[in-house]
Background
Large-subunit ribosomal RNA, half B from a Candidatus Woesearchaeota archaeon, 1193 nucleotides, folded computationally. It matches the Rfam family "Archaeal large subunit ribosomal RNA".
Context: one part of a larger RNA
RNA sequence: UCCGGGUUAGGGAAAUCGGCAAAUUAGCCCUGUAGCUUCGGCUUAAGGGGUCCCUGCGCUCGUGUCCGCAUGGGCGCGAGUACAGGGCGCAGUGACAAGGCGGGUCCGACUGUUUAACAAAAACAUAGCCUUGUGCUAUCCCGCAAGGGUUUGUAUACAAGGUGAGGUCUGCCCACUGCCCGCACUUCAAACUCCUUUCCAAGGGAGCUAAGAACGGGUAAAGGGCGGGAGUAACUAUAACUCUCUUAAGGUAGCGAAAUACCUUGUCGUUUGAAUGACGACGUGCAUGAAUGGCUUAACGAGAUCCGCGCUGUCCCGACCUGGACGCCUCCGAACACACUUUUCUGGUGUGAAGGCCAGAGAUCUCCAGUGGGAAGUGAAGACCCCGUGAAACUUUACUGCAACCUGUUGCGGCGACGUGGGUUGUGCUGUGUAGCGUAGGUGGGAGUUGCUGAAGCGUGAUCGUCAGAUUGCGCCUAGACGCCGAUGAAACACCACUCUGCAUGGUCUAUGCCGCUCACCCGUGGCGAAGAGCUGCGGGGACAACGACAGGCGGACAGUUUGGCUGGGGUGGCACGCCGCUGAAAAGGUAUCAGUGGCGCCCAAAGGUUGACUCACGCGGGUCAGAAAUCCGCGGUGGAGUGCAAGGGCAUAAGUCAGCCUGACUGGGUCGCACACAUGAAGCGACCCAGGGCGGAAACGCGGGCCUAGCGAACCUCUAUGUCCUCUUUGCUGGGGGCUAGAGAUGACCGAAAAGUUACUCCGGGGAUAACAGAGUCGUCUCGCCCGAGAGUUCACAUCGACGGCGAGGCUUGCUACAUCGAUGUCGGCUCUUCCUAUCCUGGCCGUGCAGAAGCGGCCAAGGGUGGGGGUGUUCACCCAUUAAAAGGGAUCGCGAGCUGGGUUCAGAACGCUGUGAGGCAGUUUGUUUAAUAUCUACUGGAGAUGUUGGAUGUCUGAGGGGAAGGGUCCUUUAGUACGAGAGGAACAAGGGCUCGGCGCCUCUGGUCGACCAGUUGUCCGACAGGGCAGGCUGGGCAGCUACGCGCUAAGGGAUAAGAGCUGAACGCAUCUAAGCUCGAAACCCGCCUCGAAAAGAGACAUCCUAGGACACCCGUAGAACACGGGUUUAAUGGGAGCGGGGUGUACGCACGAAGCCUCGGCGACGUGUUCAGCCCGCGCUUCCCAACAGU
Repeated sequence: UCCGGGUUAGGGAAAUCGGCAAAUUAGCCCUGUAGCUUCGGCUUAAGGGGUCCCUGCGCUCGUGUCCGCAUGGGCGCGAGUACAGGGCGCAGUGACAAGGCGGGUCCGACUGUUUAACAAAAACAUAGCCUUGUGCUAUCCCGCAAGGGUUUGUAUACAAGGUGAGGUCUGCCCACUGCCCGCACUUCAAACUCCUUUCCAAGGGAGCUAAGAACGGGUAAAGGGCGGGAGUAACUAUAACUCUCUUAAGGUAGCGAAAUACCUUGUCGUUUGAAUGACGACGUGCAUGAAUGGCUUAACGAGAUCCGCGCUGUCCCGACCUGGACGCCUCCGAACACACUUUUCUGGUGUGAAGGCCAGAGAUCUCCAGUGGGAAGUGAAGACCCCGUGAAACUUUACUGCAACCUGUUGCGGCGACGUGGGUUGUGCUGUGUAGCGUAGGUGGGAGUUGCUGAAGCGUGAUCGUCAGAUUGCGCCUAGACGCCGAUGAAACACCACUCUGCAUGGUCUAUGCCGCUCACCCGUGGCGAAGAGCUGCGGGGACAACGACAGGCGGACAGUUUGGCUGGGGUGGCACGCCGCUGAAAAGGUAUCAGUGGCGCCCAAAGGUUGACUCACGCGGGUCAGAAAUCCGCGGUGGAGUGCAAGGGCAUAAGUCAGCCUGACUGGGUCGCACACAUGAAGCGACCCAGGGCGGAAACGCGGGCCUAGCGAACCUCUAUGUCCUCUUUGCUGGGGGCUAGAGAUGACCGAAAAGUUACUCCGGGGAUAACAGAGUCGUCUCGCCCGAGAGUUCACAUCGACGGCGAGGCUUGCUACAUCGAUGUCGGCUCUUCCUAUCCUGGCCGUGCAGAAGCGGCCAAGGGUGGGGGUGUUCACCCAUUAAAAGGGAUCGCGAGCUGGGUUCAGAACGCUGUGAGGCAGUUUGUUUAAUAUCUACUGGAGAUGUUGGAUGUCUGAGGGGAAGGGUCCUUUAGUACGAGAGGAACAAGGGCUCGGCGCCUCUGGUCGACCAGUUGUCCGACAGGGCAGGCUGGGCAGCUACGCGCUAAGGGAUAAGAGCUGAACGCAUCUAAGCUCGAAACCCGCCUCGAAAAGAGACAUCCUAGGACACCCGUAGAACACGGGUUUAAUGGGAGCGGGGUGUACGCACGAAGCCUCGGCGACGUGUUCAGCCCGCGCUUCCCAACAGU
């Protein structure tokens, strides 16, 4: 020193983030108990009293024995309990064991659960409340299935979700998203039907159509959401009121600076001496709010927070004691760590933070115990940050899939009836323009057809109807009727064939709806059989369901991935990501920045080609309306205009303006160039040449768009165009596909992936290529100073203050840079401790003053010393309280975590507000949350040993040099109510006395401790007594020692100076403190004082001795970790013992007597008195050789 324990005077939370830790309290009995309350409780509330020993007596209960077995009594034993009297101590649950208490607030109702190993909570759960699904072969879940769970349960049940006891309530919104219901129309896949492509096929189109979508409703205890601007009341203010915009609706009740309030330490009140705290209010709610529940609430809580009482070593401010560790001796004996090293300091340098380089200084060598400043110490390829065409997990309206689910078609897969549609077929009908006897479907054939198998006609009914009639059933009747011809007409009728429109009916095929059946299939339950397979019976369902296939929808349940670049870090922002002009650009060309300044992503059929002609802007003069400007005339006019659009360069011979004729805004080919070290592609662009065919011009010639420089785009895919073209399929043709050539569709991240987020649950690889801390550089900012001097200060710039400006210093602020550090230099504040600076707050010395004194203001010198205590806050800072001489400012890796703390920040849990669809996020808030280690070197604090110092030794000194602050400060008294002052007020020199903060020493006193000691007492053990052991049991005292809270001491002076004050005195005949010279002058400097200090290598001096001296060993010490140091060793009081003295405690044992009472009269009895200032004890003193210091090296 560490780990544990004990005690502490006075104060009593002043300590600290915070009463953390510790202390207090404590069992049982009696008493007593506010307020709240869900009436149960909180409750042991709080507070108060008792508790031991002895003696006596009573009561209750159990039990034994005896007396004539009695409802009675005697003798006992035991358990419990009431009361009274007596007694002792500081203390009676005497040790052990054993709640500190109260009040306010937040959160959660409660008991419970949770992150095994950093979070126990406000999180989870919970009873209660609500919603949703589900009628049983339930729903939901697991499984490919078989099958299984829920459940051998049945809506008072099960499953899913939300909220979270109770009380009181739960407002408005259905526009969005979700869910549910509906659905005339729309959309909609496969299948199917139809059309089309010359037949076929691929292909194309149309129709029909489920779920879904769309559409219409409903639903918020579904996801969720719940405004703005003006005006107005007879003071002002405010706005019940009004207007207006707007929404799906505009936040109701309640609560509110809150676990939510940025501003903010809001404002007010209470609490305090002081409150960033707490509580109560207010409401201006950045950004409260109603089952993502609002508000409240007794009880409960190792939850968060504030206050009070008690209590205390948390603290003022420490001290002492004690067990263990450490230390010393002996034995045994790791791990971590590891370039090398003979491992100093200061300054400098250096990749900008060096033991190793440079310079200077220091340093003889070794060991031991310690401390922890440094080795940007050790530990861990930094977890923050960035990067990676890294990873993973999670999310979603990212991309692409996929399970499940919904739906359609189809297969397994049958029978029947009815309704409704469609196709086909048979039969029977139907058909009126006008003219015509007449109701003429079309075309063709046609001269006959038909009739007792009953014609015409009549009667009656049915259907159709253009209202003329047509067709037809039945009855009567009995022999003809019709056509050809003629007329009319576009067409001519009988009859036959084919056929059209519409209708009826039948067959057949098919679709669909509904109903029924049983045989597939499914389910239940019997029998035989082995409970298996199988056979068989009954019942229920039934062509549905189930299962398979195809198809559409839905689909983070699941899966695979993506989620750009630049960047004075990254993100946010921006585009500096393609192209053009100018500047930058340093007179060839080229040249960077998130440099500056501007543009482009078009336009034009004329704004193009050519030929010809013309000259603009502006000014002056003239001229009807006519003005400054209209059109006209004249003169001047190098471009001051115009040139489609930016800028630059061009342009009058015009490229500008006007007109004529045209389409070269051509086709094919070639060379060169634009990119700039060299090499070199694509797209794009430019210049020139050749050929073809053109336009303009008389011609020479010009023309491959535009005065020039911007106006742009691969592959794959799709489309278009051209064609005696090529090719595949085919024997061939047609058709289809592919190719060749040209063009169009776009990639603007512009040489062109098809692509959203989160990670604080994170991971890997890297980076000091790149951020946060610290350093370095810089110093805009910051702090400090100087110059100028407008002004004010009554006057007067400069006693004091000093605008507008100017110039610096510092390296404490904040920035900037990104130089060192990412194979890690621990990050705010506090505590502890040290040192330095001065731009001085106080103390000291001076000067000026708008200095009478006192008190101030400003300045100069000065860093010796000092610069404190509290309140709230994590705070640094700032604010406040009371003091003070003063409560100065800074540096040292924002000094100091191998020294502490861990309140803040900055991991994982959780909550609020806000934000995001969500995962999540927030220099917003809140609560909780592991701080490693045995010290190798150096450094430092101490303790030893060795060598050297020219013989050795003992003792005494000197003092080079070092350390110290060894003192600092203040108050009072006298001076003196004096100087000064009208007064009020009110000094100083000097002397003295206190106090305070430091320093050194000490223990007589006071206080603490006191595991030497004494006494009391509890429990238990040694049978009882006596005397002891154990829990240091507790309690009361306490010597020595060690200590502070106690006591003592803690200068004057000298020297040399600073600012300043002066003397003499020139330069400069004066003046001048200065230039030569001289005198003063401060807590600063050097002495004085204390201390270390011959290893001071310049290694010193003096005295004594010369075989002297020293060491080990032995006995010891108030000396001490080891070692050292000091004493003693028989010529001895060194230690032990003994005696005496002194001291501590407090009166021993034994005996005698007394004692409340009881008694069988023998005795019992706490305790008291005497013997007894006793007994016990002692690290002290004195005396005493009884014992040991012998024997030795």